Model confidence (mean pLDDT): 81 of 100.
Predicted 3D model of a 73-nucleotide RNA (transfer RNA) from a Patescibacteria group bacterium.
Rfam family: tRNA. About the family: Transfer RNA (tRNA) molecules are approximately 80 nucleotides in length. Gene Ontology term of the family: triplet codon-amino acid adaptor activity. The family's RNA type in Rfam is transfer RNA.
Lineage of the source: Bacteria > Bacteria candidate phyla.
RNA sequence: GCCCCAGUAGCUCAACGGAUAGAGCAGGAGUGUUCUAAACUCAAGGUUGGGGGUUCGAAUCCUCCCUGGGGCG
Numbered sequence: 001g002c003c004c005c006a007g008u009a010g011c012u013c014a015a016c017g018g019a020u021a022g023a024g025c026a027g028g029a030g031u032g033u034u035c036u037a038a039a040c041u042c043a044a045g046g047u048u049g050g051g052g053g054u055u056c057g058a059a060u061c062c063u064c065c066c067u068g069g070g071g072c073g
Base pairs, nucleotide, nucleotide: 001072002071003070004069005068006067007066010025011024012023013022018056028042029041030040031039049065050064051063052062053061
């Protein structure tokens, strides 16, 4: 230098182009217990890496850039 993959909550990951982007774990509150733990309940947490474009509508499609991983030279 070229090619491929990935980037979504603190972490690990979902999500046919279509309603308000979800789940588990962690953290918080509560129930529970003599106390703690297990278990259960509830709430909160998001600029979907960044810019631009296509579309009635974009996490998803196109493009440029950034970061990480892999391959080729």